[in-house]
RNA sequence: CAAGGCGGCCGGACAGCCGCGCUGCGGCUUGACCGCAGUGAGGAAAGUCCGGGCAUCAGGGGAACAGGACACCGGGUAACGCCCGGCUGGGAAAACCCAAGGGAAAGUGCCGCAGAAAACUACCGCCGGGCUAUAUGCCCGGUAAGGAUGAAAAGGCGAGGUAAGAGCUCACCGCGGCGGUGGCAACAUCGCCGGCUUUAGGUAAACCCUGUCCGAUGCAAGACCAAGUUAGGGGCGUCAAGGUGCAUUUUAUGCAAACCGGACGAUACGGAGCGUUCUCCCUCCACUCCAGAGGUGGGUCGCAAUGAGCCGUCCGGCAACGGCCGGCCCAGAUGAAUGGCUGUCGGUCCGGGCUUGCCCGGAUUACAGAACCCGGCUUACAGGCUGCCUUGUCUG
Repeated sequence: CAAGGCGGCCGGACAGCCGCGCUGCGGCUUGACCGCAGUGAGGAAAGUCCGGGCAUCAGGGGAACAGGACACCGGGUAACGCCCGGCUGGGAAAACCCAAGGGAAAGUGCCGCAGAAAACUACCGCCGGGCUAUAUGCCCGGUAAGGAUGAAAAGGCGAGGUAAGAGCUCACCGCGGCGGUGGCAACAUCGCCGGCUUUAGGUAAACCCUGUCCGAUGCAAGACCAAGUUAGGGGCGUCAAGGUGCAUUUUAUGCAAACCGGACGAUACGGAGCGUUCUCCCUCCACUCCAGAGGUGGGUCGCAAUGAGCCGUCCGGCAACGGCCGGCCCAGAUGAAUGGCUGUCGGUCCGGGCUUGCCCGGAUUACAGAACCCGGCUUACAGGCUGCCUUGUCUG
């Protein structure tokens, strides 16, 4: 210098004018007013995917079934499906990257096409025997070494062996068992044994088995205060046209609201239309006592300054993270504030000029926006800064 790998960080700055939310103070003309001061979005505030806090529900606690999630080992954490470190397997020349990474030796199922056969397989080939005069033909048997099919073919490969073959036998590898060593462990490594259809195809991102965890609903949770109105319940009262009761002037009248039933509200068995009277329906008018419950509109809290909080030094740890000390207080609405304009300086891109690193002009300056709060994950993002590492080339 070029190509690449892994992280960390920023994501416009300043000034002027106008404007908004919240908090505090002050003012008066006391209003959803005015003035001043302070403060006011993010790395993802997003998706709402995972884990918690908090709240309500089930009287409390526990267990099981069903269902769901997760799954190598160790550590971190309030917790996690997150993070860190390692192991194993795979990829890369390397830095480094990727993995839903338990069990196929409990059982069941499935394995398209091709192929004889996808799990007790013989299509071709090879070998032996028989038929026949002979075999190139036919029949019977042996054989998984070779061919062919396939993603995958019954441990691999070499030698011996055999009629031809075959773990039939042997060496090495693989697999399984036992033991030693190292490691907390996953695992690594060494030795011995097993002849390997008495472990042997794959598939659990098929059912399933094993282990661990999980009650449901989400701040529109929920707690409290509490107009107006209607209906209902209660209290008190009014009413004698119903029943009961009492009295008498006894086929009625009076008393009585104590009881049963009923209507009504101090205008209290309302008034008017309404007729000889009564009852019912309809229409209109007027009135409608007391206290309470409930909780609609509305309001307060939850809710924002004490928190798994932020910043810094130091210490422990490879790291995630933890600890000591010091400092700090950091948005908060509820139709929902956090904005707009101008100027200067920046960044990036394009064009032009030349004195070749400056000037001029133009364009552009993302993704996005809190809504109960935290820890994560994922996704989006103009442009830029920076640390470490790998490989190649050149120079000293």
Source information: The RNA shown here (Bacterial RNase P class A) has 396 nucleotides. Its mean pLDDT, the model's own confidence on a scale to 100, is 76.